[in-house]
Formats: sequence, C1' cells, structure tokens
RNA sequence: GGGCGAUUAGCUCAGUUGGUUAGAGCACCUGCCCUACAAGCAGGGGGUCGUAGGUUCGAGUCCUACACCGCCCA
Repeated sequence: GGGCGAUUAGCUCAGUUGGUUAGAGCACCUGCCCUACAAGCAGGGGGUCGUAGGUUCGAGUCCUACACCGCCCA
C1' cells in the first nucleotide's frame, strides 16, 4: 500500500428485505428477604447506535469519506 470483518448501555452481544416507542444478559441503584453477606424476588436509572456527510417522507439498517481494532496479502 491492497482486501475482508467489526464499531449499538460500564462489559458481552441481539436488532427480521429501511417503518414510526432502540433491546437482552451481566454489572450498577432502591426495596423485600436474612443477625449479616451472598443467592433469590420486585422495581429503577443509564444510549447523541465510532465521527462527518449523502440518499429517503422516514436510517442502528443503504451509500461515501475518515478514525480505531482484528485478520489476510504484498
């Protein structure tokens, strides 16, 4: 330098041929339970979907550039 893949909550990951309210598990917070902790039960908070543009009535999803990570080729 070239090719491919990944980037969504603190972490690991879903997200259906673009469709109207972005989710799960773990973690975190509160309460119940317990002498106490853990476990269990109930509830709750937390996201400018890597960045910037474009297409569209509508983008996590499609297109372009860039950034970063991983693998391969040279």
Background:
This is a predicted structure of a 74-nucleotide RNA (transfer RNA) from an uncultured Bacilli bacterium. Model confidence (mean pLDDT): 80 of 100. Its Rfam family is "tRNA". Rfam links the family to the GO term triplet codon-amino acid adaptor activity. Rfam describes the family as follows. Transfer RNA (tRNA) molecules are approximately 80 nucleotides in length. Rfam classes the family as a transfer RNA.